[in-house]
Predicted 3D model of a 353-nucleotide RNA (Bacterial RNase P class A) from a Deltaproteobacteria bacterium. Taxonomically the source falls in Myxococcia (Bacteria, Pseudomonadati, Myxococcota). Model confidence (mean pLDDT): 75 of 100. It matches the Rfam family "Bacterial RNase P class A". Its family is annotated with dimeric ribonuclease P complex, ribonuclease P activity and tRNA processing in the Gene Ontology. By type it is a ribozyme.
């Protein structure tokens, strides 16, 4: 130079002119502000609301190596065990198969409480050869995605962890780490796969949503709601009990309320205002920490707030260049989509000095 991996950045700008919209001051105007890095997807999780209060089981959902971070998360970091890469790095759905049930078509002797098909060995009968019977075998071939740990040598009739060296894989001790787990040593010869199968363990978990929810003015059509008992008493009422309604998944139980209801049935109101932008909030600078982050400490906050939906047109310049696309109660992440440019630092490789 070149290829390649990781983290980011910009993604039009500046001026005049008209026109829409919020805020301030103050009146017939001025001054200021106005779509995103993913505003999408609605996938996770929360603020914030409402359901007076909100505790147990069942059942259903979610997670799933270790620790640490967060308001919390299925999100972030670091580390470990596996896999890929020649490296820099990159993926990981990574608790249990000795608590059950279930699955592996075809093939093949045999798919797990699972073997003898072809082969070797031995002994008979027959006997050139070969053929049949009975025993031992699982090291050799076959079948398969996968077949009672691997190799290599010794032993055996032939073989087999039978033995033994080096490894794998379980135990057990010890050092080292918060931990997962790493390493040394020892030891008995070894107990299939698949839970991104059901299922078991651990952990967790109210529901509904800004079309939530309030407040103001209007307007209209109200109506149903068991009983007993004892006190009191014009009426009305007070307690107690039973019956019934009702509150936070979908059932049950505890608990509460009401029974002049917070509960059903039926009508009437679609105007106006809040909610609605001060936020677990930006940036800066100092200590911790490997980081994700955390504490203090100053500064900003005229930094969108539209209501059928505002930000737009024109013109001139500057630019290598203009893709993907428009907020809708608010954040914190996943996930998708994107023309071009540019920065850092890391790796592998060529050629020069």
């Nucleotide at each position: 130079a070149g290829g390649g991996g990781u983290a980011g950045a910009c993604g039009g700008g500046u001026g005049g002119c008209c026109g829409c919209u919020c805020c301030g001051c103050a009146u017939g105007g001025c001054g200021g502000g106005g779509a995103g890095g993913a505003a999408a997807g609605u996938c996770c999780g929360g603020g914030c609301a409402u359901c007076a209060a909100a505790g147990g089981g069942c059942a259903g959902g979610a997670u799933g190596g270790u620790c640490c971070c967060u308001a919390a998360c299925a999100g972030g970091g670091a580390c470990u065990g596996g896999g890929g890469g020649a490296g820099a790095c990159c993926c990981u759905a990574a608790g249990g198969a000795a608590a059950g049930u279930g699955c592996a078509a075809c093939a093949g002797a045999a798919a797990a409480u699972a073997u003898a098909c072809c082969g070797u060995c031995c002994c008979g009968u027959a006997a050139u050869a070969u053929a049949c019977g009975g025993g031992a075998u699982a090291a050799g071939g076959g079948u398969g995605a996968a077949a009672u740990g691997g190799c290599g040598a010794g032993g055996u009739a032939a073989g087999a962890g039978c033995u033994c060296a080096c490894c794998a894989g379980c135990c057990c001790u010890g050092u080292g780490g918060u931990g997962a787990c790493a390493c040394a040593g020892g030891g008995g010869c070894u107990u299939g796969g698949c839970a991104a199968a059901c299922c078991c363990c651990a952990u967790c978990c109210g529901a509904u949503g800004c079309a939530a929810g309030g407040c103001c003015a209007a307007a209209a059509a109200g109506g149903g709601g068991u009983c007993g008992c004892a006190c009191a008493a014009u009426u009305g009422g007070u307690g107690c009990g039973a019956g019934g309604g009702g509150a936070g998944u979908g059932c049950c139980c505890a608990u509460c309320c009401c029974u002049u209801a917070a509960c059903c049935c039926g009508g009437g109101u679609a105007g106006g205002c809040c909610g609605c932008u001060u936020a677990a909030g930006a940036c800066u600078c100092a200590g911790g920490g490997c980081a994700a982050c955390c504490u203090g400490a100053a500064u900003c906050u005229a930094u969108a707030g539209a209501g059928a939906a505002a930000u737009g047109g024109u013109c001139a310049c500057c630019g290598a260049a203009a893709a993907c696309a428009g907020a809708a109660c608010c954040c914190g992440g996943c996930u998708u989509a994107c023309a071009g440019u540019c920065u850092a630092c890391c790796c592998c490789c060529u050629u020069u000095u």